A computed fold for a 350-nucleotide part of an RNA from a metagenome, annotated as small-subunit ribosomal RNA, central domain. It matches the Rfam family "Bacterial small subunit ribosomal RNA". Rfam links the family to the GO terms structural constituent of ribosome and ribosome. Model confidence (mean pLDDT): 87 of 100. The RNAcentral record of the full RNA draws on SILVA.

[in-house]
Context: one part of a larger RNA
Formats: sequence, structure tokens, C1' cells
RNA sequence: UUGGGCGUAAAGAGCAUGUAGGCGGUUGUUUAAGUCUGAUGUGAAAGCCCUGGGCUCAACCCAGGAAGUGCAUUGGAUACUGGAUAACUUGAGUACGGGAGAAGAAAGUGGAAUUUCGAGUGUAGGGGUGAAAUCCGUAGAUAUUCGAAGGAACACCAGUGGCGAAGGCGGCUUUCUGGACCGAUACUGACGCUGAGAUGCGAAAGCGUGGGGAGCAAACAGGAUUAGAUACCCUGGUAGUCCACGCCGUAAACGAUGGGUACUAGGUGUCGCGGGUAUUGACCCCUGCGGUGCCAAAGCUAAUGCAUUAAGUACCCCGCCUGGGGAGUACGGCCGCAAGGCUAAAACUC
Repeated sequence: UUGGGCGUAAAGAGCAUGUAGGCGGUUGUUUAAGUCUGAUGUGAAAGCCCUGGGCUCAACCCAGGAAGUGCAUUGGAUACUGGAUAACUUGAGUACGGGAGAAGAAAGUGGAAUUUCGAGUGUAGGGGUGAAAUCCGUAGAUAUUCGAAGGAACACCAGUGGCGAAGGCGGCUUUCUGGACCGAUACUGACGCUGAGAUGCGAAAGCGUGGGGAGCAAACAGGAUUAGAUACCCUGGUAGUCCACGCCGUAAACGAUGGGUACUAGGUGUCGCGGGUAUUGACCCCUGCGGUGCCAAAGCUAAUGCAUUAAGUACCCCGCCUGGGGAGUACGGCCGCAAGGCUAAAACUC
């Protein structure tokens, strides 16, 4: 291992692409493998069950019968599943026309602000805090004006707004590239869904090599606080944060909710596209499709809550769980430069 489950109790893989496999739309014909049905053979004896008999009964023993869910051969049935074949268009896809978008990559570019430097004005403070001090300043600081350098991030717009498979994405311009949506026809004709392995992507931190370094800031130093203060607060400050290339492969990678399809009251926002109505026009109003929120019915739920974006009703496929601790540890294997990651126990104990 059956069963029952996986939002919060143990349990959805971080996400995708896709191999094998599993599952798969409508109609006709055919086949008869699965399936159903009949026959024959076999299914040892003993045992079980039935009938009869023998030990004074029973247990036990003897005889006969039945059963033996199975297997093989063979004759049929053809609804469903499978195979073959012919066709179909609603699933899926392609072409065409549109508009939306912080979707990705590269190059260029803009202003505000911080810091530093140069110059001017100017004089004794500045900074910081609960209060202070360390700290900066008469070698001229803070403030203010002009100029320069350099790095990083993009105020307002900005919105339970948008885009992306997820991680994530936000100044502006250009180039290249991906996806989704809407509309009306035409075409292909089941080409589909899922997906063990596998492969790719994957925040932050961290690692390697070479750059860069304004601000911030682990470590570290000092000042405070305190009984102490290896902290919280303050003054400094190095890795790092940034760029290129290569690793790492983990997160409360969360909607703590795998993917797909179909069905099942409504109400109200908002984003994209369309139709109708209306208007000078933008609106308004009615309505279709696709997203994204809130509220709520049936139903579900241990409750909380979920509720057409389901945690409802069903089906298909994958992943995972099985008392707490030991332990996501040891050992082994694989991966990694390392840090470590993945896989993953047991003794013992309650």
C1' cells in the first nucleotide's frame, strides 16, 4: 500500500516547458482485444458443504454427491472501452483587423535630492538626543550663492490600477523579443489535458574574477543608557548594496489554496476590447467577452470562513500527508569553489 485527507489542524513541489505514462469531443462502418453469454476439458487426494452409513452417542472414520469464484479451447453477442478506417466542427490551433500594458533584453538620455571638492558672502557655533556625550568648527564649520565631480534611486502621476508562469517589473526615448485580450470571417480537423524522470527560470543574502563606490550599512570602534548592555538610541564605519561574466538554488518563494474542463442565485466597484441606445461631442443607460476587487444565496466547512477568481457539484492527471520530540538531523549517494543544497532514516523518549 486499503481508507481518509492536504487555506488555518500533518500534507500543493517556488514556477514553467515537456519525455514516458495515464486520461480524452461528435457520427458512421469494421474488428472482437477488454466486456457479457453458452458449451467442452481441466480444476489430484484429503479438507469445507449436503446425503447415507460404522464405532452404544459424539469427536473420529467410511461411501456417494455437490461446490471449487480459476485456467485453456471453442460457438455466439456488440451497448461501452480498445484497434482499424471514413467523415465532422463545438475542443485546440493558424491566418486577418484592432486597442491596452512598471512583460523581457540592449543602447542612449533627463531633472530633483544626498555627499565631496573649488570659489564668494559671513561669524561662532553646528550636529545629535528623552537628556547628553562621542563627533565637526576660528587652520573659518553650520547657513547661503555659483560652479564642478561622482554614484545610486526615479517624487508627483499611483489606483484592493496594469503586466508577467513564478521570482518579479515603475523617470524618458529608441531598437529587438515574448504573452494575453477583443472583433469578424476563412482555414486545419481532436492536432487535446496532465505530466514520473528530465530541462530551463528562480527574491534577498552569500561565493569567484574584474570594475565601481554617492547614500545606506552587517562586522567593528567610540559615546550614551543600564545593576550589567557583547542590544535598543547617537557619532563614525568595512564588507555588501551597483555593473559585467560565472556560481549558489533557497524564502512566511503565501491566496500558507497544484493544473485542466464542465456545471451551479444575485448585487456592487474597477481595468481592456466590442455591440446597442443617446448626444454637437465626451458622458449617461442597456448588453457581450476577458481580467481584477468587495458583499452575499444555495451548498460546503470543526469552526473561522469560502462562495461563477469556490474551500460548492463532478471528472481527468500530477505532487504530498499518516502522533509529538529525536530531525528535515545522522549515514550513504548526487550537486556545489565554499557556505551549503537535494534525497532521507533509526535507536531512544513522551